Transfer RNA from a Microcaldota archaeon, 75 nucleotides, folded computationally.
The same sequence occurs in records of 2 taxa.
Lineage of the source: Archaea > Nanobdellati > Microcaldota.
It matches the Rfam family "tRNA". The family's RNA type in Rfam is transfer RNA.
RNAcentral holds the sequence, with entries from ENA.

RNA sequence: GGGCUCGUAGCUCAGCUUGGAUAGAGCGGCACUCUCCUAAAGUGAAGGUCGUGGGUUCAAAUCCCACCGAGCCCG
Numbered sequence: 001g002g003g004c005u006c007g008u009a010g011c012u013c014a015g016c017u018u019g020g021a022u023a024g025a026g027c028g029g030c031a032c033u034c035u036c037c038u039a040a041a042g043u044g045a046a047g048g049u050c051g052u053g054g055g056u057u058c059a060a061a062u063c064c065c066a067c068c069g070a071g072c073c074c075g
Stems, first nucleotide, its partner, number of pairs: 001074007010027004020058001030044004051067005
């Protein structure tokens, strides 16, 4: 220098192929119940510019372009 894959909650990931209603799960943290206390178990709420910018569209996490970052391969 070239190619491919990936980037979504504090962490691990789904959703992207086939655009459509308020973007989800598990774990973790918080509050509460339970308990003499802790753990376990149960309940509840919170937590997101979907890497950045631009474009297409009535509508973009999803399609297109550029860039940033990570990994792998080639030279």